Predicted 3D model of a 547-nucleotide part of an RNA (large-subunit ribosomal RNA, domain I) from a Paludibacteraceae bacterium. Its Rfam family is "Bacterial large subunit ribosomal RNA". Gene Ontology terms of the family: ribosome and structural constituent of ribosome.
Context: one part of a larger RNA
RNA sequence: GGCACACGACGGAUGCCUUGGCAUCGGGAGGCGAAGAAGGACGCGGAAGACUGCGAUAAACCUCGGGGAGCUGUCAACGAGCUUUGAUCCGGGGGUAUCCGAAUGGGACAACCCAAUAUCUUUCAUAGGAUAUUAUUGGCGGAUGAAUACAUAGUCCGUCAAGGCCAUACUCAGGGAAGUGAAACAUCUCAGUACCUGAAGGAGAAGAAAUCAAUUGAGAUUGCGUAAGUAGUGGCGAGCGAAAGCGCAAGAGCCUAAACCGUGAAGCUUGCUUUGCGGGGUUGCGGGACCGGGACGUGGUAUUGGAACGGCUAGGAGGAGGAGCUGGAAAGCUCUGCCAUAGCGGGUGAUAGCCCCAUAUCCGAAAGCCUGACCAAACCUACCGGGAUCCCAAUUAGGACGGAGCACGUGAAACUCCGUCUGAAUCCGGGGAGACCACUCUCCAAGGCUAAAUACUACCCGAUGACCGAUAGUGAACAAGUACCGCGAGGGAAAGGCGAAAAGAACCGCUGUUAGCGGAGUGAAACAGACCUGAAAUCGUGUGUCC
Numbered sequence: 001g002g003c004a005c006a007c008g009a010c011g012g013a014u015g016c017c018u019u020g021g022c023a024u025c026g027g028g029a030g031g032c033g034a035a036g037a038a039g040g041a042c043g044c045g046g047a048a049g050a051c052u053g054c055g056a057u058a059a060a061c062c063u064c065g066g067g068g069a070g071c072u073g074u075c076a077a078c079g080a081g082c083u084u085u086g087a088u089c090c091g092g093g094g095g096u097a098u099c100c101g102a103a104u105g106g107g108a109c110a111a112c113c114c115a116a117u118a119u120c121u122u123u124c125a126u127a128g129g130a131u132a133u134u135a136u137u138g139g140c141g142g143a144u145g146a147a148u149a150c151a152u153a154g155u156c157c158g159u160c161a162a163g164g165c166c167a168u169a170c171u172c173a174g175g176g177a178a179g180u181g182a183a184a185c186a187u188c189u190c191a192g193u194a195c196c197u198g199a200a201g202g203a204g205a206a207g208a209a210a211u212c213a214a215u216u217g218a219g220a221u222u223g224c225g226u227a228a229g230u231a232g233u234g235g236c237g238a239g240c241g242a243a244a245g246c247g248c249a250a251g252a253g254c255c256u257a258a259a260c261c262g263u264g265a266a267g268c269u270u271g272c273u274u275u276g277c278g279g280g281g282u283u284g285c286g287g288g289a290c291c292g293g294g295a296c297g298u299g300g301u302a303u304u305g306g307a308a309c310g311g312c313u314a315g316g317a318g319g320a321g322g323a324g325c326u327g328g329a330a331a332g333c334u335c336u337g338c339c340a341u342a343g344c345g346g347g348u349g350a351u352a353g354c355c356c357c358a359u360a361u362c363c364g365a366a367a368g369c370c371u372g373a374c375c376a377a378a379c380c381u382a383c384c385g386g387g388a389u390c391c392c393a394a395u396u397a398g399g400a401c402g403g404a405g406c407a408c409g410u411g412a413a414a415c416u417c418c419g420u421c422u423g424a425a426u427c428c429g430g431g432g433a434g435a436c437c438a439c440u441c442u443c444c445a446a447g448g449c450u451a452a453a454u455a456c457u458a459c460c461c462g463a464u465g466a467c468c469g470a471u472a473g474u475g476a477a478c479a480a481g482u483a484c485c486g487c488g489a490g491g492g493a494a495a496g497g498c499g500a501a502a503a504g505a506a507c508c509g510c511u512g513u514u515a516g517c518g519g520a521g522u523g524a525a526a527c528a529g530a531c532c533u534g535a536a537a538u539c540g541u542g543u544g545u546c547c
Stems, first nucleotide, its partner, number of pairs: 001546009015532001016497002020468002022465007029457002031165002039100003042055003046078001049075003061094006070082003105114003115134007136162009170201001171199005181188001185235001211218002222249005232240002253449003256393001260279009284427001286392004290386004299380003303377004310370004315363003321336005337354002339343001345357003398422008408434001429444005484491002504531001507519004
């Protein structure tokens, strides 16, 4: 020095565990904000720091309920206190709530600086202090008031509203790519996607046929299944890709404009025009106005108010077991009982229906909130006949040109929308049925509103998992968006486990030593001592053997 064995050191794999995650389902809730939000800065404790809580009334104050013996949040003791005259704790309501932040008196390098006005206060007086108000824009009301006579602009006052945040979700709208695919690439595709902007709500959008259909008919919209990868479209390449119909979910229909009537205002050419309000009226087997007849009740509501029951925000009651044995410990084993509308689950010194918390079941709210059966108010509500006259949404429909959307790339390209230029008709009317024409059928544009079925989940509650188990699962099981890095936008960790219980090793010894070790002691165990288990690489010591 090699090898083997034994015992150690280092190391932290593995096993077991789980306070944390992940995903899904059901229900709730779906907003907060000038009455100052979200988010922060700085403070507040007997006590230095971090987290949590709170705001100069500062780990809290008041009140109403619950609860019933301990408590003064955590790391985390110590000290000093509180509490059956009911504390701590849990829930409802209220108060306080520094400074920054939309930030809003003015300014500013966020958490700072500087005011004005009114009132109060302090001082002999000045200085000082306190409270309130003072941003902008828009609506409404009022005052004042130029050039310029009336007026208007402007200025000022009052009052109401808005502004910002979020859930990187869902919805609609205005804009709108490229990587890519086409095995290159330009039409095309990716895709009206990503992204930017605006707006809104708990949903949003859409919506009561100028719709479809096909010679029978259907009857608003939305979502799902199917039709169907069909019909089509397409450098007919890559690809894109319907609709009717049928089966389901849900189900709800309405209001204006006009004609006409009444009434008021303004303008002027004084008999017209424009316009406000009320009535009327709302549709396509055309309707309405108008004229005649008849009815005054019936049916309904999506508006407003109240509200039973029920629910949410604390809780309460809640059955039944002992002995022996092993062991550190019984829930294990043996013997013998009991409960069960409760043998889900968790804990307890090993595996507990009967030890504890719970569980089945039943009960409960002073206060606040939600739902809303029902009630009231308010509102809406028809019919028959006539057919002369009037009305039935205009810079519209349509057309040309240029674009876009429609599954449809200009095509035979209808239909819908936009830009420019044009430009009808009023029921003997107008649109559509995929160029266009005829016939036939069907519908009534150019105004508006409308629950439910549908989409989503930051948040709350409950439940579940052939999901993870600390290099996994969230980046984060732990003072984690922390430490740390970066001027900044931004990037972004590592780090869990003594034991049933700290019983966390008094005391003694070695030593320079609060290090380490040896005794002693606790404990079932200390090779459980800063920690469960404790693999490998790696490093030692001893013994044997070979050289």
About this RNA:
The sequence was found in a public genome assembly. The coordinates come from a structure-prediction model, not an experiment, and the mean pLDDT is 85.